[in-house]
Molecule: transfer RNA
Organism: marine sediment metagenome
RNA sequence: GGGCGAUUAGUUCAGUUGGCUAGAACACCUGCCUUACAAGCAGGGGGUCAUAGGUUCAAGUCCUAUACCGCCCA
Numbered sequence: 001g002g003g004c005g006a007u008u009a010g011u012u013c014a015g016u017u018g019g020c021u022a023g024a025a026c027a028c029c030u031g032c033c034u035u036a037c038a039a040g041c042a043g044g045g046g047g048u049c050a051u052a053g054g055u056u057c058a059a060g061u062c063c064u065a066u067a068c069c070g071c072c073c074a
Stems, first nucleotide, its partner, number of pairs: 001073005007067001010026004019057001028044005050066005
C1' cells in the first nucleotide's frame, strides 16, 4: 500500500427484505425479603446505533469518505 470483517447501554451481544417508540442478559440504583450479606421477587435509570456526508416519505439497516480494532496479502 491492497483485500476482508467488526464498531449498537458500563460489559457481552441481538436487531428479519428499510417501516410505528432501539432490545436482551449481566452489571448499576430503589423497594421487598433476611439479624446481616448473598440468592430470589418487584420496579427504575442509562444509547448522538464509531464520526461526517449522501439516497429515501422513512436509515441501526443501503451508498461514500474517515477513524479505530482484528485477520490475510504484498